[in-house]
RNA sequence: GGAGUCGGCCAGGUAAUCGCUGCUUGUGGAGUGCAUCGAAAGACGCAGAGCAGGUGGAGGAAAGUCCGGGCUCCGCAGGGCAGAGUGCCAGGUAACGCCUGGGGGGCGCGAGCCCACGGAAAGUGCCGCAGAAAAUAUACCGCCUCGAAAGAGGUAAGGGUGAAAUGGUGCGGUAAGAGCGCACCGCGCACUUGGUAACAAGUGUGGCAGGGUAAACCCCACUCGGAGCAAGACCAAAUAGGAAUCCAUAUCGUGUGGCCCGCAUGGGGAUUCGGGUAGGUCGCUAUAGGUGUUUGGUGACAAGCAUCACAGAUGAAUGAUUACCCACGACAGAACCCGGCUUACGGCCGACUCCCUCU
Numbered sequence: 001g002g003a004g005u006c007g008g009c010c011a012g013g014u015a016a017u018c019g020c021u022g023c024u025u026g027u028g029g030a031g032u033g034c035a036u037c038g039a040a041a042g043a044c045g046c047a048g049a050g051c052a053g054g055u056g057g058a059g060g061a062a063a064g065u066c067c068g069g070g071c072u073c074c075g076c077a078g079g080g081c082a083g084a085g086u087g088c089c090a091g092g093u094a095a096c097g098c099c100u101g102g103g104g105g106g107c108g109c110g111a112g113c114c115c116a117c118g119g120a121a122a123g124u125g126c127c128g129c130a131g132a133a134a135a136u137a138u139a140c141c142g143c144c145u146c147g148a149a150a151g152a153g154g155u156a157a158g159g160g161u162g163a164a165a166u167g168g169u170g171c172g173g174u175a176a177g178a179g180c181g182c183a184c185c186g187c188g189c190a191c192u193u194g195g196u197a198a199c200a201a202g203u204g205u206g207g208c209a210g211g212g213u214a215a216a217c218c219c220c221a222c223u224c225g226g227a228g229c230a231a232g233a234c235c236a237a238a239u240a241g242g243a244a245u246c247c248a249u250a251u252c253g254u255g256u257g258g259c260c261c262g263c264a265u266g267g268g269g270a271u272u273c274g275g276g277u278a279g280g281u282c283g284c285u286a287u288a289g290g291u292g293u294u295u296g297g298u299g300a301c302a303a304g305c306a307u308c309a310c311a312g313a314u315g316a317a318u319g320a321u322u323a324c325c326c327a328c329g330a331c332a333g334a335a336c337c338c339g340g341c342u343u344a345c346g347g348c349c350g351a352c353u354c355c356c357u358c359u
Base pairs, nucleotide, nucleotide: 001355002354003353004352005351006350007349008348009347010346012325013324014323015322016321017320018319020057021056022055023054024053025052026051027050032047033046034045036043037042059331063342064341066340067339068338069337070336071228072227073226074225083224084223085222086221087220088102089101090100091099092098103117104115105114106113107112118219119218123217124216125213126212127211140159141158142155143154144153145152146151167185168184169183170182171181172180186208187206188205189204190203191202192201193200194199232282233281234280235279242273243272244271245270246269247268252266253265254264255263256262289308290307291306292305293304294303295302296301326329
């Protein structure tokens, strides 16, 4: 100097002016409304438009809504069916499909990175082209034996096809061959040792049967009740309708009856009640909270102490203008909250790896 790997941090700054919004202090404050005390007069507390001052006001992803949890309601979720998800081991956590550490496999010279990583002798399906044959079977060229030849039999060493061909290498053996026999490797089983475990190592044993594919159906094990802040709770106009009580029952309808009286009922008015719409209040942000430090732990993380208060809108605020400066500013805007994952994206710093050159 170049190429790369991992981790951390920042998210233009300052000032002035004018706005928007939450909280708070003062004023409003004689009077008004509500609650409490009091026989009353009154006392005390809260609320209250506006005005003035102070103070807070988007993110690392606020995004996708893909997982997990809190919270709320329906409900009582015990069992079964269906469906969905997860799938090496141990730990962390409120929980997780997340994180940490480890095992196994793969990629990279390396720093490092990636893996849904249970089951293919329970069953079913699929495996294009090529090839004799793609899974119960088979032999195209070869090789060996017999035969004059045609052909018959043996064989799977070698060649050829394919992503993949019935364990691999070597020696023996044989007519030629073959786990046919042997050694090593691989595989299965058993035992021992180490490890909490996944697993690893060693010893013995079986000649070794049947290729791949389960983010194909499926099987096994485990998990999952549903809907979501427009959840849900409270206060509560007007109009219509409902119920109760009272008044009016003059007149009218209906029923009882052949008719009348009477009685019942409906139509009227007032008050109250209940449900409930508009509207309003709560839920609504203090918390699995942030920062610092100590201790325990390899780590994720946990515990103790100290300290801080950090958006809460609801047609929905977080902005605009001016001036100055620089490294000239990417992706992007909360809507109940939190833990993750994924995606978008500018810059700075540190540690480490590999290569080249110079001293």
A computed fold for a 359-nucleotide RNA from a Betaproteobacteria bacterium, annotated as Bacterial RNase P class A.
A source record names the gene rnpB.
NCBI's taxonomy places the organism under Bacteria, Pseudomonadati, Pseudomonadota, Betaproteobacteria.
The sequence is in RNAcentral, with records from ENA.
The coordinates come from a structure-prediction model, not an experiment, and the mean pLDDT is 75.